RNA sequence: UGAGACCUCUUGAUGACCGCGACCGAUUCGUCGGUUGAGGAACUUCCGGGCUCCGCAGGGCACGAUGGCGGAUAACGUCCGCCCAGGGCAACCUGAGAGAUAGCGCAGCAGAGAACAGACCGCCCGCCCGCAAGGGCAGGCAAGGGUGAAACGGCGGUGUAAGAGACCACCGGGCCACUGGCAACAGACGGUCGCAUGGCAAGCCUCAUCGGGAGCAAGGCCAAGCAGAAGACGUUCGAGGACUGCCCGUCCGAUGUCUUCGGGUAGGCUGCUAGAGCCUGACGGCAACGUCAGGUCGAGAUGGAUGGUCAUCCGUGCCGUUCGGCACGACAGAACCCGGGGUAUAAGAGGUCUCAUCUC
Repeated sequence: UGAGACCUCUUGAUGACCGCGACCGAUUCGUCGGUUGAGGAACUUCCGGGCUCCGCAGGGCACGAUGGCGGAUAACGUCCGCCCAGGGCAACCUGAGAGAUAGCGCAGCAGAGAACAGACCGCCCGCCCGCAAGGGCAGGCAAGGGUGAAACGGCGGUGUAAGAGACCACCGGGCCACUGGCAACAGACGGUCGCAUGGCAAGCCUCAUCGGGAGCAAGGCCAAGCAGAAGACGUUCGAGGACUGCCCGUCCGAUGUCUUCGGGUAGGCUGCUAGAGCCUGACGGCAACGUCAGGUCGAGAUGGAUGGUCAUCCGUGCCGUUCGGCACGACAGAACCCGGGGUAUAAGAGGUCUCAUCUC
């Protein structure tokens, strides 16, 4: 210098005027003044938790989720570190990455044969026909060819009629032991097995772990308003209901419960924003993260505010008479609150690392 990998960060600034929400103050109750007012994703609602209520939620079945190992955390399907497999020269990236000798199931096309496989071409002994080339019959074989994503270890030899782990050396593999590691797992060592028994579990399934339900329209308080009627079941021999989808079990239950029709309301307060908060520093840890100290307060609407114009500067692009002109500044907007994942995003900034080339 070029190409690339990874980790972070910013999300234009200031002022004026008009408009809107919230709070505070003033008020002649008409308004006026001051302060403050979206995000890194507020998006999605895909996970996890706090909080709230339900009759503290037990056992079994079913269902759902997760799935290498260790750690972090309030928790997680997230994150960090490591192992293994695959990809990349590398930095690094990707992986639902447990179990296929528990059982069941599946495998298109091609091919003779696709899972206790198989003989199309081919190789070989014997017999028969034929002058010969060759053909036929009965068997043996699976080395070579061919098909396929995959053909039941590879390769060389011994052996044989031809062959074959039938046997042998080497390589590969399974199992056991040993060594290292918390573990996943790894190992140029040792023993053993000639070694068909493979793939798919985001097919059923098995194993392990986790999961009570509903959600701020939760829940609490106040105010206002209304009209009841019919039917069914039932009152410790219990209707109906909660946990809970089912069974057991526990509990509630008589001015009761359910169904249908009819009637009323459409207001206010609270929950509500000080929290697993944010910033800085020190310490521990490879890291995720944790501990301590100091500082700081940053929206709270409820038909739902957060907008517009102008000026100067900033960034980018274009144009020309080098100093001006013009244009653009994304994705998107809170609704109980947090931790993550995923997705969208104009224009930039910083750091670490890899490869190639050049120079010293």